[in-house]
Molecule: transfer RNA
Organism: Vicugna pacos
């Protein structure tokens, strides 16, 4: 130079149209003389961005940012 893959909660990560879930990790309780461990509740998500397509899009098309392979 040429193709190809991946982006979703702090992090790892599921989810092939109809308003997103696990683990672990964080905050609160309860348990303990105090801690771990262990239950139970909760917070935290513009689905990388921009257009598009459709009654709807995290999903399809599309350009582009950014990160990994192959080929050369």
């Nucleotide at each position: 130079g040429a193709g190809g893959g991946u982006a979703u909660a702090g992090c790892u990560u599921a989810g092939u149209g109809g308003u997103g879930g696990a683990g672990u990790g964080c905050a609160u309780g309860c348990u303990u003389a105090a801690c771990a461990u262990g239950c139970a509740u909760g917070a935290g998500g513009u689905u990388c961005u921009g257009g598009g397509u459709u009654c709807a899009a995290u999903c399809c098309c599309u350009a582009g940012u950014a990160c990994c392979g192959u080929c050369a």